């Protein structure tokens, strides 16, 4: 000292959270010792038991016991008397107050014991308790009789500087009176003795010390205004009473005062201070222990005694509770020390001693003392110590990890040597004692010495980031973690475990609370245009602030001196416990308050003056400023009349509607209401709302000029105030043309309570009265001053000029703009940025208002206002970790601009209908193996499923295995042959039977073990490969520059191109991957070669090399450029085709081509075999073939290719067969031979528009070929059969030239073939393109955005379900404080009478009554918040598909819609 968290990223605002310290703590795990502290924070709840206040025989009387020399002595007890018991100890309920603290006062007071001084202490008397006798009662207690003492009580004397009363004098003063005192007189009031020779007492007075009572000022003094008025002994006076003492302290009478926005009164909470915790400080929080003080003592009231109490362990009364009881009555008060129950997360021993320190009593000895001193219990806190130390392996075991090589734990252990703090043992043994002696609870403690032995002693939390510390396994959005962000859905450093590591350590963590960080309440030290935040506006009270000069005062302010500010605490320096904690001593500190002296600037006060602020006056001018009245024309609608005839109106299109009873249109007239075109503008006026035809009247404000007057008269303004205040709305009465919420109808739509249309009521208008709100906005409070400019405009003035004006210059006051490309200006400064910028959001001063995370909520409750609607004021529970502002890059838009593509259009031919082929879905099945699913799956993987393939199914078999490597052991043994069983694999039998360098080596087989094997899973763990966007023109980098930053620039712009292709220009300059080119091939030519080509030559042709085309040339256009249009020449003219695929996107496809991590199976998910299946078939889809015919079909004849393939091969001629084919074997390892016939075409002929001489499906029969095998399930031939189909709905596909269309040919795979597929080859050979509005896709720029998983986005409200909190609520119930009335204890006061009692007013508790406030609970109804996958719609974000939002009113399932006024966000 900061850090994490809003975003794709950025800056800001802003909340939440963390790291630190602390505690009278508690809980979890763990626990060796000692010292010093500390320990019911809750129930001021209830308490068993014991103790906590007594003492004095030197004030008295009596009794008992012991001893006795009988004189008495000693001890104990009861009672009278004295003193104490008001201290000490406990607690914090009450109290918001003179309760506390500080400072003063008391001339308004008291004070026992103690100290000092002065005076005195004479005489007399009456009682009474204990005791004794007697009575009552269970007890507690208590009645009566008799006796007695005193330092008990009473009376008398004496007495003052005492008390009371009176009088005289002095000072101030008119007096009343006050002050300092002094003198005199009258009256009244004292005493106690004891022991003994020296003291202790007693009385009166004065003084001191210490202790108290009372009063004032100031301070801390919390919270609430949703508590705004309170008060009747209240405020004051007179008189009386009362007190130690002033006083309404109390009473009678009189007056009507007193307090309050500087917060009275009321409610809530709370003892206060020294201090304590934290903080840099200012502050904030707190008040345990210790000290001071207040208050309380079961609850409430009361007095008595006393120096002192209204009394913690005294008294009386009432109440609640507990206990005893013989039922008649009694007793009690732990908030003293221990202890107990209860409550609670939680807090100790029914201990020892008066040895010390103190207290009470006593002359003293001494007694008492749960004060105190100590011990015990609790890691509750702070402090200190220990749990060993040295050596010890290139490093044991175990465990963990591993790339299998090793690495880690780790000198750690073991082992060897050493030490003994501590604990345990033995012995010695204090200080604390003051005082000559005696006297120690703690305590045989601290401490010291000795001896034994590493011996008795380590855990807790954490390891994703913040935050120090990482691997493996298990789990699989499960279990769980979490302070915040977040982690977990099969490779989790985040869960659980193990190993390792980090931090602290007898503790470590968690929880709770406080301060800090938080400048997040901001005095120090924040803000308000858009993030939360300027009242809608003005006037104005209190308050705050305030121009210039002089004098005085000295209130504030400042300086010095002084008193006080208890001690402890804090701090500095010493010292004592071995150190420390702890303790002791000395110094220091602190703000405040009081007193004294001084200063005189600034603020203030008083006095006097000034004119720059402010106001007044005079003058001319401007203006939609306000109110009232009158008048005007255009338009609209209605009515009347004329002309005129079938439509009109309305919309994207329609319909409802109007119209032959004459509309719309048009002309004339009449009537009504509302609003004022042009002027008009960036304009003007007004405090704001707002204000617009013209004229008149009344009226307000501002600017300028003059410098005449006043002389600070000013600025701002809380609360309560006052006034104004759009639209909508309300009340009463008018008015009502147009428009037009609601409403009705017509459309649109899935629906349409809307948008559009036709109607239309309130309303809109006027008068009067309410309402008081708006995006009432510049989202920017008012006033004053200062800080560069320029331009435009409104009003005034001055100057110049003019006959006058305009123009021009200057100036004052307003209203706007610029600050970039591009005349003018770099503003400076500020801001998170956008932007603001003399009209500040700049620099300053003063005053007011307001803000403090989002939601809940501008809501509830309460209060005020209102006729109502509603407005103003204004929370909490609960919930989230964000909500938000500005700007950036993308993506998107039913936003804009530009451009391209067989994208559309223009054409040609298809698909979709039929039959068949083929693929897919679905269904079926024992199995119909698997993958691929919009474009980018579906004649795809598969370029050949009868067996094999094969992964699927059924059945039969094998288990180191069908295959690879290795180890160990055994082995004259395998394969092959023959036979048996079997569907085969396989099993069994049988004959024969290895090589060798002789080492038992090699081979083979068997057994055992390592291991093999898997087309099992995961393409969302991967490599590689591939598809699409897309052969689209894009994608980036270095340096520089700009910006706080994300980023931008470069790559934007102007032209151009197929192209980020090229040129121009420019804060950019360059570069890379893409484009193009380089490569292959085709077209033309040349050269060379010439086999198998040709009868030969040329040529064609083949092979090889080269040339050629580059916008090179000309003309035009453009900017001269890039380029483009046309032309020439040329075989070819501005890209011929192919290969080649940027950064990236789709978690796209593939684990079944291959490879591969992980995972699963291991007599099976592996391997072998036979058979079956992949070929099923109601159906749906994709891709094709053949057709539907005459541009055709059949038959006959006849012509012209290219490119391929061939030795387990291609196969000629010839012969046989109708044919498939067979026989045959020539030729060919190929420019040689073969496949090989090209077909469409051409010529001739038949068919003549038919389900046909079209079409060929389907089926039957007979054959051929391949192959172990053709049934499931092959192809071909011949004969026979002859289905659907007559050009195909919605929709949809391909193609721009040698292309489409059409015709045939070849090849791969392959024994054969389901090939109509795929890949190639040539023959014949078109049509059309105006053009870019629309559809689809793409590119560039720009704009908006609440999207970034990026529009297949985001997101709103009702309804349904669940949970939670709060408010309302018929009520029910409890508490608190009062009021009125009734009753009225003890008690003091008072009156009466007096042995004693009675009366009166007061008086606690109690009762009754009506209210106030605060809770608890409550059927029910309403809203709110939250909740992975519910329903209905689509409101908002893009022009969000009707721009959105604000106020108001009506309406509607819901978001919402509509009217009216306003804002631009």
């Nucleotide at each position: 000292a900061g850090a994490g968290u809003u975003u794709g990223a950025u800056c800001c605002u802003g909340g939440c959270u963390c790291a630190g310290g602390a505690u009278g703590a508690a809980c979890g795990c763990u626990g060796g010792c000692g010292g010093c502290g500390u320990g019911u924070c809750u129930a001021a709840g209830g308490c068993a038991u014991g103790c906590a206040a007594g003492u004095c025989g030197a004030a008295a009387g009596c009794c008992u016991u012991a001893c006795u020399u009988c004189g008495g002595u000693a001890a104990g007890g009861c009672u009278u008397g004295g003193c104490a018991a008001a201290c000490g100890g406990g607690a914090g309920a009450g109290u918001a107050a003179c309760a506390c603290a500080u400072u003063g006062g008391u001339a308004a007071c008291c004070u026992a014991c103690c100290u000092u001084c002065a005076a005195c202490u004479c005489g007399a008397g009456c009682a009474u308790a204990a005791c004794u006798c007697u009575g009552c009662g269970a007890a507690a207690c208590u009645g009566g009789g008799a006796a007695u003492a005193a330092u008990u009580c009473u009376c008398g004397a004496u007495a003052a500087u005492c008390a009371u009363g009176g009088g005289g004098g002095g000072a101030u003063a008119u007096a009343a009176a006050u002050c300092a005192u002094u003198c005199c007189c009258a009256u009244g009031u004292a005493a106690a003795g004891u022991u003994u020779u020296a003291a202790c007492g007693g009385u009166u007075g004065a003084a001191g010390a210490g202790g108290g009572g009372c009063c004032u000022a100031u301070g801390g003094c919390c919270u609430u205004a949703u508590c705004a008025g309170c008060u009747u002994g209240u405020u004051g006076g007179u008189g009386a009473g009362g007190u130690a003492a002033a006083a309404g302290c109390u009473c009678a009478c009189c007056a009507a005062g007193g307090c309050u926005a500087c917060g009275a009164c009321g409610g809530g909470u709370a003892g206060c201070g020294g201090g304590u915790g934290u903080g840099a400080g200012a502050g904030c929080a707190u008040g345990a222990c210790c000290c001071g003080u207040c208050u309380c003592a079961c609850u409430g009231g009361g007095a008595c005694u006393g120096a002192g109490a209204c009394a913690c362990u005294g008294c009386c009364c009432a109440g609640a509770c507990u206990c005893c009881u013989a039922c008649g009555g009694g007793a009690g008060g732990c908030u003293g020390c221990a202890g107990u129950c209860a409550a609670g997360a939680a807090u100790c021993u029914u201990c020892c001693u008066c040895a010390a320190u103190g207290g009470c009593c006593g002359a003293a000895a001494g007694g008492c003392u749960g004060a105190a001193g100590g011990a015990g219990c609790g890691a509750c806190g702070c402090c200190g110590c220990g749990u060993g130390u040295a050596u010890g392996a290139a490093g044991a075991c175990g465990c963990c990890c591993u790339u299998c090589g090793g690495g880690g734990u780790g000198u750690a252990a073991a082992a060897u040597g050493c030490u003994u703090u501590u604990a345990a043992c033995u012995g010695g043994g204090a200080c604390g004692a003051a005082u000559c002696a005696a006297u120690g609870a703690c305590g045989g403690u601290a401490c010291c010495a000795g001896a034994u032995g590493a011996a008795u002693a380590a855990g807790g939390g954490g390891c994703u980031g913040c935050u120090a510390a990482c691997c493996u396994c298990g789990u699989g959005c499960c279990a769980g973690c979490a302070g915040c962000a977040g982690c977990g859905g099969u490779a989790a450093u985040a869960c659980g475990a193990g190993g390792g590591c980090c931090c602290c350590a007898a503790g470590c963590g968690u929880u709770a609370u406080c301060c800090g960080g938080a400048u997040u309440u901001a005095u120090u030290g924040g803000g308000c245009g858009u993030a939360a935040a300027g009242c809608g506006u003005c006037c104005g009270u209190a308050g705050g602030u305030g121009g210039u000069u002089u004098a005085u005062c000295g209130c504030a302010u400042c300086u010095c001196c002084u008193g006080u500010u208890a001690a402890a605490u804090c701090u500095c320096g010493a010292g004592g416990c071995u150190c420390a904690a702890c303790c002791u001593c000395g110094g220091g500190c602190c703000a405040g308050c009081g007193g004294g002296a001084g200063a005189g600037a600034u603020g203030g006060a008083u006095a006097a003056a000034c004119u720059a602020g402010a106001g007044a006056c005079c003058g001319g001018a401007a203006g939609a400023g306000g109110c009232a009245a009158a008048c005007g024309g255009a338009a609209u609608u209605g009515c009347u009349g004329g002309u005129g005839u079938a439509g009109g109106g309305g919309u994207u299109a329609a319909a409802u509607c109007c119209a032959u009873u004459a509309a719309u249109a048009u002309c004339a007239g009449c009537a009504a209401g509302a609003a004022c075109a042009c002027c008009a503008a960036a304009u003007g006026c007004g405090a704001a709302g707002g204000c617009a035809g013209u004229u008149u009247g009344c009226u307000a404000g501002g600017a300028c000029a003059g410098u005449u007057c006043u002389g600070a008269c000013a600025c701002u303004c809380a609360g309560u105030g006052g006034a104004c205040g759009a639209a909508a709305g309300c009340g009463u009465g008018g008015g009502g043309a147009g428009c037009g919420a609601a409403u009705g109808g017509g459309a649109u739509u899935a629906g349409a309570u809307a948008c559009c249309c036709c109607a239309g009521u309130a309303g809109u208008c006027c008068a009067c009265g309410c309402c008081g709100u708006a995006a009432a906005c510049g989202a920017u409070g008012g006033a004053u001053g200062c800080u560069a400019a320029g331009c435009a405009u409104u009003g005034g003035a001055a100057g110049u000029a003019u006959c006058g004006a305009c123009c021009c210059u200057u100036u004052c006051a307003g209203u706007g703009c610029u600050g970039u490309u591009a005349a003018u200006u770099u503003a400076a400064g500020g801001u998170a940025a956008c932007c603001c910028g003399u009209u500040a959001a700049g620099c300053a001063u003063c005053c007011c208002g307001c803000c403090u995370g989002g939601g809940g909520a501008g809501u509830a409750c309460g209060a005020g206002c209102g006729c109502a609607a509603g407005c103003u004021u204004a929370a909490a529970a609960c919930u989230c970790a964000a909500a938000g502002g500005a700007a950036u890059a993308g993506a998107c838009g039913g936003g804009g601009a530009c451009c391209c593509g067989c994208a559309c259009a223009a054409g040609c031919g298809g698909u979709g209908g039929a039959g068949c082929a083929u693929g897919u879905g679905g269904u079926u099945u024992a199995a119909u193996u698997c993958g691929a699913c919009g474009a980018u799956a579906a004649g795809c993987g598969a370029g050949g499923a009868a067996c094999c393939u094969c992964a699927c199914c059924a059945a039969g078999g094998c288990u180191u295995g069908a295959c690879a490597u290795c180890u160990a052991g055994c082995u004259g043994c395998a394969a092959g042959g023959u036979c048996u069983g079997g569907a085969a694999a396989c099993a069994g039998a049988u004959a024969a039977g290895c090589c060798u360098u002789c080492g038992a080596g090699g081979g083979u087989g068997c057994u055992a073990g390592a291991c093999a094997g898997a087309u099992g899973c995961u393409g969302c763990a991967u490599g590689g490969u591939u598809g699409c966007c897309g052969u689209c023109a894009g994608c980036u980098c270095g340096u520089g520059u700009c910006g706080u930053g994300a980023g931008a620039u470069g790559u934007a712009c102007c032209g151009u191109u197929a192209a980020g292709u090229c040129g121009g220009g420019a804060a950019a300059c360059g570069a890379g991957c893409g484009c193009a080119a380089c490569c292959c091939u085709g077209a033309u030519c040349c050269u060379a070669u010439g086999u198998u080509u040709u009868a030969c030559a040329u040529g064609u042709c083949a092979u090889a090399g080269g040339a050629g085309a580059c916008u090179g040339c000309c003309c035009g256009u453009u900017u001269u450029a890039a380029a483009u249009g046309g032309g020439a020449g040329g075989a070819a003219g501005g890209u011929g085709g192919g290969a080649u695929g940027a950064c990236g996107u789709c978690a796209a496809a593939u684990c079944a081509g291959c490879a591969u991590g992980g995972u699963u199976c291991u007599u099976a998910c592996g391997c072998c075999u036979u058979g079956g299946g992949c070929a099923a078939c109601a159906c749906a889809c994709g891709u094709g073939c053949u057709a539907c015919a005459a541009u055709g079909g059949g038959c006959a004849a006849u012509a012209c290719a290219a490119a391929g393939g061939g030795c387990u091969g291609c196969c000629a001629a010839a012969c046989c067969g109708c044919g498939a084919g067979g026989u045959g074997g020539a030729g060919c390892u190929a420019a040689c031979c073969c496949c090989u016939a090209a077909a469409a075409g051409u010529u001739g002929u038949c068919c003549u528009c038919a389900g046909u001489u079209c079409g060929g499906a389907u089926u039957g029969a007979a054959g051929g070929c391949u192959g172990a095998a053709a049934u499931u399930c092959g192809c071909c031939u011949u004969c026979a059969u002859g289905a659907a189909g007559c050009u195909g709905g919605a929709a949809u596909c391909g193609c721009u030239a040698g292309u489409a269309a059409u015709c045939g040919u070849g090849g791969a795979u392959c024994a054969g073939c389901u090939a109509u597929g795929c890949c190639a080859c040539g023959g014949u050979g078109a049509a059309u393109a105006c053009g870019u509005u629309c559809u689809c896709g793409g590119g560039u720029c720009u704009u908006g955005u609440a999207c970034u998983c990026a529009c297949c986005g985001c997101c709103c409200g009702u309804c349904a379900c669940g949970u939670c909190a709060a408010g309302g609520g018929a009520g029910u119930u409890g508490g608190u404080a009062g009021u009125g009335c009734c009753c009225g204890a003890a008690g003091g006061c008072u009156c009466a009478u007096u042995u004693a009692u009675g009366g009166g007013a007061c008086g606690a508790a109690g009762g009754c009554a009506a209210g106030a406030c605060c809770g608890a609970u409550g059927a029910c109804a309403g809203g709110g918040a939250c909740g992975a996958a519910g329903u209905c719609g689509u409101a908002a974000c893009a022009a969000g598909g009707c721009a959105u939002c604000c106020g108001u009113a009506g309406c509607g399932g819901a978001a919402g819609c509509u009217g009216u006024g306003g804002a631009u966000g």
A computed fold for a 1465-nucleotide RNA from a metagenome, annotated as small-subunit ribosomal RNA. Rfam family: Bacterial small subunit ribosomal RNA. The coordinates come from a structure-prediction model, not an experiment, and the mean pLDDT is 81. The sequence is in RNAcentral, with records from SILVA.